A computed fold for a 543-nucleotide part of an RNA from an Oscillospiraceae bacterium, annotated as large-subunit ribosomal RNA, domain I. Lineage of the source: Bacteria > Bacillota > Clostridia > Eubacteriales > Oscillospiraceae. Its mean pLDDT, the model's own confidence on a scale to 100, is 83.
[in-house]
Context: one part of a larger RNA
RNA sequence: AGCGCAAGGGGAAUGCCUUGGCAUCAGGAGCCGAAGAAGGACGUGACAAGCUGCGAUAAGCCACGUGUAGGAGCAAAUAUCCGCUAAAGCGUGGAUUUCCGAAUGGGGCAACCCGGCUGGACAAUAUCCAGUCAACGUGCGUUGAAUCAAAUAGGCGUACGUGGGGAACCGCCUGAACUGAAACAUCUAAGUAGGGCGAGGAAAAGACAUCAACCGAGAUUCCGUAAGUAGUGGCGAGCGAACGCGGAGUAGGCCAAACCGGAGGAUUUAUUCUCCGGGGUUGCGGACGAUCACACGGCAUGCAAGUUUAGCUGAACGGUCUGGGAAGGCCGGCCACAGAUGGUGAGAGCCCAGUAAGCGAAAAGCGAAACAUGUCAGAUCGGAUCCAGAGUACUGCGGGACACGUGAAACCCCGUAGGAAACAGGGGGGACCACCCUCCAAGCCUAAAUACUACCUGAUGACCGAUAGAGGAGCAGUACCGUGAGGGAAAGGUGAAAAGGACCCCGGGAGGGGAGUGAAAUAGAACCUGAAACCUUGUGCUU
Numbered sequence: 001a002g003c004g005c006a007a008g009g010g011g012a013a014u015g016c017c018u019u020g021g022c023a024u025c026a027g028g029a030g031c032c033g034a035a036g037a038a039g040g041a042c043g044u045g046a047c048a049a050g051c052u053g054c055g056a057u058a059a060g061c062c063a064c065g066u067g068u069a070g071g072a073g074c075a076a077a078u079a080u081c082c083g084c085u086a087a088a089g090c091g092u093g094g095a096u097u098u099c100c101g102a103a104u105g106g107g108g109c110a111a112c113c114c115g116g117c118u119g120g121a122c123a124a125u126a127u128c129c130a131g132u133c134a135a136c137g138u139g140c141g142u143u144g145a146a147u148c149a150a151a152u153a154g155g156c157g158u159a160c161g162u163g164g165g166g167a168a169c170c171g172c173c174u175g176a177a178c179u180g181a182a183a184c185a186u187c188u189a190a191g192u193a194g195g196g197c198g199a200g201g202a203a204a205a206g207a208c209a210u211c212a213a214c215c216g217a218g219a220u221u222c223c224g225u226a227a228g229u230a231g232u233g234g235c236g237a238g239c240g241a242a243c244g245c246g247g248a249g250u251a252g253g254c255c256a257a258a259c260c261g262g263a264g265g266a267u268u269u270a271u272u273c274u275c276c277g278g279g280g281u282u283g284c285g286g287a288c289g290a291u292c293a294c295a296c297g298g299c300a301u302g303c304a305a306g307u308u309u310a311g312c313u314g315a316a317c318g319g320u321c322u323g324g325g326a327a328g329g330c331c332g333g334c335c336a337c338a339g340a341u342g343g344u345g346a347g348a349g350c351c352c353a354g355u356a357a358g359c360g361a362a363a364a365g366c367g368a369a370a371c372a373u374g375u376c377a378g379a380u381c382g383g384a385u386c387c388a389g390a391g392u393a394c395u396g397c398g399g400g401a402c403a404c405g406u407g408a409a410a411c412c413c414c415g416u417a418g419g420a421a422a423c424a425g426g427g428g429g430g431a432c433c434a435c436c437c438u439c440c441a442a443g444c445c446u447a448a449a450u451a452c453u454a455c456c457u458g459a460u461g462a463c464c465g466a467u468a469g470a471g472g473a474g475c476a477g478u479a480c481c482g483u484g485a486g487g488g489a490a491a492g493g494u495g496a497a498a499a500g501g502a503c504c505c506c507g508g509g510a511g512g513g514g515a516g517u518g519a520a521a522u523a524g525a526a527c528c529u530g531a532a533a534c535c536u537u538g539u540g541c542u543u
Stems, first nucleotide, its partner, number of pairs: 001542009015528001016493002020464002022461007029453002031165002039100003042055003046078001050074002061094006070082003105114003115133007135162009169200001170198005180187001184234001210217002221248005231239002252445003255389001259278008283423001285387003288382005297376006306366004311359003317332005333350002335339001341353003394418007404430001425440005480487002500527001503514004
């Protein structure tokens, strides 16, 4: 020096574990904000750096309910207190709630600076305290120019509203490219991604100027089917319905006008306009004229059972053996509407928490078809007259959207230029015309079935088990990086219990040797197990 054996160091794999994640299902809940949100800054404890809670009443104050012998958060120590005159904990309601932040008295480099007015403390115009003071929109009141008057603009006051935030879902506006077409331009991707505005617990849509086919249906939405059909398409790649049928869920209402009444304005006194109330709402219309009728029902609010937000009751086991420890073995019992689960010194139906089953609310929320109150509210005949949504329908041109790429291209929407009819009226039935059928545009509202899950509760998993599962099982969107937008970690495990090693010895200490604890200390905090690389010590063999 090499090879082997043994014992160590080093290292962190592996195994086991789970406080944390992931996913799904069911139920709940679904907006918060000028009465100042979301999110923060700074404070707040006997001692208090961080986290959590809270707000100068500051780990809290008050009331009610629940709860029970302990309590003063994480957090073990000390001190001092609180509590059976019912604390702590938990729930409901209330009070307080600095400063910043839409931030709103003015300013500003967020958490700071400086004011006006009213009231109060004070001797005080100093200082302090309380309240109030942004802008815009709408209504009302008041004032009021240029311009004699009137009117208008404007000013002021007042009431109500708006502003900002939010995971996805929703509506509208705007709107790509990669890609595919085996290249690429129409086309596709896709009205997707992205951007903007806005709303709600859902949103949107919605009560036929709809379909259908000579039979009929009867708002909208969603699912299945029709059907990858009919179509569309450099007839390429692709795109892709509807009718009808079966289901989920069902709900229909209100204006404008004619006409009647009232008030006000203009005026050439002929008339006309505006507002308010009644009336009326449909395709078998209404006004109007005549006749009859006087309340079944719709809507809103209140009230119940029930339910949510604390809780409560809740069956049944002993001996012995091994062991540090019994829940394990053996023996003998018991309960079960409870043998889900978790914990307890190893594996517990009967030890603990629970589970099955049952019970419970002062307060707040949700919650009825019944009842009460308020409000709305009829039908028939007649067919003379009146009304029935206008720069609208429609047409040309240019676009968009419809499954439909301009096509024979209807229907729907927008721009632009033109521009009707009046119930003997008008729209549609895929160019267009006729016949026939069907519906009534140019006003508004409308629950449910549907979408989503930031949030709460319960349950489940041929989901993960610390390089996995969330980026994050630990004080993580932290440390750290970046001017910034932004990027973004590592890091779990003593033991059943700290019983966390008193005392002695060596040492400056670190550390170690005894002693002691423990089942175990090669479980000693650099702590479960402790692989490999790599490094030693001892020894055998070879050289």